[in-house]
The part of an RNA shown here (large-subunit ribosomal RNA, domain II) has 686 nucleotides and comes from a freshwater metagenome.
The RNAcentral record of the full RNA draws on SILVA.
The coordinates come from a structure-prediction model, not an experiment, and the mean pLDDT is 84.
Context: one part of a larger RNA
RNA sequence: CCCUACGAGUUACCUUCAGUGGCAAGGUUAAGGUGUUCAGCACCGUAGCCGAAGCGAAAGCGAGUCUGACAAGGGCGAUAAGUCACUGGAGGUAGACGCGAAACUUAGUGAUCUACCCAUGGCCAGGUUGAAGGUUAGGUAAAACUAACUGGAGGACCGAACUGGUAUACGUUGAAAAGUGUUCAGAUGAGCUGUGGGUAGGGGUGAAAGGCUAAUCAAACUGAGAAAUAGCUCGUACUCCCCGAAAUGUAUUUAGGUACAGCGUCGGCGUUGAGUCUUAUCGAGGUAGAGCUACUGAUUGGAUGCGGGGGAGUCACAUCCUACCAAAUUCAGACAAACUCCGAAUGCGAUAAGAUAUAGCCGGCAGUGAGGGCUUGGGUGCUAAGGUCCGAGUCCGAAAGGGAAAGAACCCAGACUAACAGCUAAGGUCUCCAAAUCUAUCUUAAGUUGAACAAAGGAAGUCUGACUGCCGAGACAGCCAGGAUGUUUGCUUGGAAGCAGCAAUCAUUUAAAGAGUGCGUAACAGCUCACUGGUCGAGCGGGGCGGGCAUCGAUAAUAAACGGGCAUCAAAGAUAGUACCGAAGCUUUAGAUUCAUAUGUAAAUAUGACUGGUAGGGGAGCAUUCUAUAUGCGGUGAAGGUGUGUGGUGAUGCAUGCUGGAGCGUAUAGAAAAGCAAAUGUAGGG
Numbered sequence: 001c002c003c004u005a006c007g008a009g010u011u012a013c014c015u016u017c018a019g020u021g022g023c024a025a026g027g028u029u030a031a032g033g034u035g036u037u038c039a040g041c042a043c044c045g046u047a048g049c050c051g052a053a054g055c056g057a058a059a060g061c062g063a064g065u066c067u068g069a070c071a072a073g074g075g076c077g078a079u080a081a082g083u084c085a086c087u088g089g090a091g092g093u094a095g096a097c098g099c100g101a102a103a104c105u106u107a108g109u110g111a112u113c114u115a116c117c118c119a120u121g122g123c124c125a126g127g128u129u130g131a132a133g134g135u136u137a138g139g140u141a142a143a144a145c146u147a148a149c150u151g152g153a154g155g156a157c158c159g160a161a162c163u164g165g166u167a168u169a170c171g172u173u174g175a176a177a178a179g180u181g182u183u184c185a186g187a188u189g190a191g192c193u194g195u196g197g198g199u200a201g202g203g204g205u206g207a208a209a210g211g212c213u214a215a216u217c218a219a220a221c222u223g224a225g226a227a228a229u230a231g232c233u234c235g236u237a238c239u240c241c242c243c244g245a246a247a248u249g250u251a252u253u254u255a256g257g258u259a260c261a262g263c264g265u266c267g268g269c270g271u272u273g274a275g276u277c278u279u280a281u282c283g284a285g286g287u288a289g290a291g292c293u294a295c296u297g298a299u300u301g302g303a304u305g306c307g308g309g310g311g312a313g314u315c316a317c318a319u320c321c322u323a324c325c326a327a328a329u330u331c332a333g334a335c336a337a338a339c340u341c342c343g344a345a346u347g348c349g350a351u352a353a354g355a356u357a358u359a360g361c362c363g364g365c366a367g368u369g370a371g372g373g374c375u376u377g378g379g380u381g382c383u384a385a386g387g388u389c390c391g392a393g394u395c396c397g398a399a400a401g402g403g404a405a406a407g408a409a410c411c412c413a414g415a416c417u418a419a420c421a422g423c424u425a426a427g428g429u430c431u432c433c434a435a436a437u438c439u440a441u442c443u444u445a446a447g448u449u450g451a452a453c454a455a456a457g458g459a460a461g462u463c464u465g466a467c468u469g470c471c472g473a474g475a476c477a478g479c480c481a482g483g484a485u486g487u488u489u490g491c492u493u494g495g496a497a498g499c500a501g502c503a504a505u506c507a508u509u510u511a512a513a514g515a516g517u518g519c520g521u522a523a524c525a526g527c528u529c530a531c532u533g534g535u536c537g538a539g540c541g542g543g544g545c546g547g548g549c550a551u552c553g554a555u556a557a558u559a560a561a562c563g564g565g566c567a568u569c570a571a572a573g574a575u576a577g578u579a580c581c582g583a584a585g586c587u588u589u590a591g592a593u594u595c596a597u598a599u600g601u602a603a604a605u606a607u608g609a610c611u612g613g614u615a616g617g618g619g620a621g622c623a624u625u626c627u628a629u630a631u632g633c634g635g636u637g638a639a640g641g642u643g644u645g646u647g648g649u650g651a652u653g654c655a656u657g658c659u660g661g662a663g664c665g666u667a668u669a670g671a672a673a674a675g676c677a678a679a680u681g682u683a684g685g686g
Stems, first nucleotide, its partner, number of pairs: 001686006011094013026050003032044005054061002064076004097235002100232001104225006115199009124189001126158003129154001133150006162186003167182004201217001203213003238621006248261005262368002264365006274358001275356009289342001290340002296336002300332004307325002309322004371396010401412003416591004421587003427581003430565003436578001438577006449567002457552002461549005467543002469540002478535005484508003489503003514529001518527002592611001594609006622675001624672010640659008
């Protein structure tokens, strides 16, 4: 993991609601008894219960009563029939749909494992070191002291047995629920060990690790309370049909629970147009926007300058100055959720008309009370988040189908069933891949692009628009020629001559030529430019401004971000257009469910609409076992098994072949140990 069997809303009593039935201002018996054809039935039995009257604490009064001084007001009542059974929905009390704790209490059992203790025994090859003490000799006044020998101490040394368990490898469904190999520690001691005994569960024992206390220890094990409790997790079994949510508010020792409300469903009621939508008209309002010499507050620049700072002045006060600060006023500009002189749209209320079948109330039964994405108005955050909190809408949730390569919620579109019929939506039409290598005019050269995405900034990319300058009195580029004189301007300086620097930057000759644009020299010289003439012959690679498409900017971990192939007057981008493809949408044909209307006694027929669906509510059925009544089948072959065919929307029914070898159906009712895919379900088998 599979197969088979078993496996979860039950039963009793009470309450409440619905349905069915009996009787009805009444309804009904309980225990018990009598009879009998004795698991039963019939008849007695009126004790009790519910109802028929309430109000008040009560006395009490009574369709009223209580409060009250009251004849007032107010509270609760009166003006609706109940009751007894049965069936079903739900609640309560019980284990109460099933399985599941960790724990708690109580009574016992354990120290044959292990911890510590008591008693009594046992064990430690071999080798080494050589304490105290002693003896002898030396030494001393006597000692001390020295040497040799002796001696045999030690939680001494090395190392087997024994005890341990340092490191590592193997082992890890092991040979073993702790081992094996190598290595290592202690090995006369706080040593190791045999036997017998002691300490017991909030207790023991502990050289102390919360260790050990029989493979169990931050409180052992066994029975019982006991089906402890579990606002938690998991599971909860046949079919079809109708409707169809919520993830919100308030409260909560409350936040993953619950109560009430909201939203669903089923039954009933009865005003009616109370609900919804459209149009028109009339309203309330202070948002978006806008505005501010209309307030409050904030704010930039200018004018003016109350006051202040600084300076001058003076014995002191005055007085004067100021490129300082600056109130108030004013001019211009501009800001605000808690500003408003103003002020929409939408929404909301009312009225009228029209359209449409919803609203409302009562009762039974729920589920929900973790929501989420997107668009949009806001708060918070960084105008961050697949962030978070509100409002409005929508979808997912509970929604399949087509498109977006692939994707809960993005686009299109809401699946009753069938069809090898048609038309479209979004999106597409070179090919994978259904349909245009479609028509017309442009752009892009970057494979830009071809369905995620990027800036500031850089740049004679290229196309285009309007403007402007020069231009047959010859532009722009190239080539030929000139580019001078006063003058080496003055100053500076060692020098300064256009070209280190400072100041000035005139005049002359000219077609034109700066007291000089660069290079250059120590300084000159030299080259060149501005400027001018000639040649050439038509627009200018003159100037800025705007738009389109491209370019760089452009960095992330395999090569990998058009879905791939691949595509360049495109199969890229822009504009205009015509065809076609394309979905469970719409249509066509046939059929079904539910509801409404009409006809009809009913069955049914016709027409119209409807039929996605989780939690959940409601309805109708199939199958299994047993019982009662009725009626059948079976050795000429029952049940069961295994094939085939066939009916039904389905659960399932029927017929039949083979097998099997003795029981089993059908109809109508009734009763349930009444349906398995899941519970790390239980048992057996594979």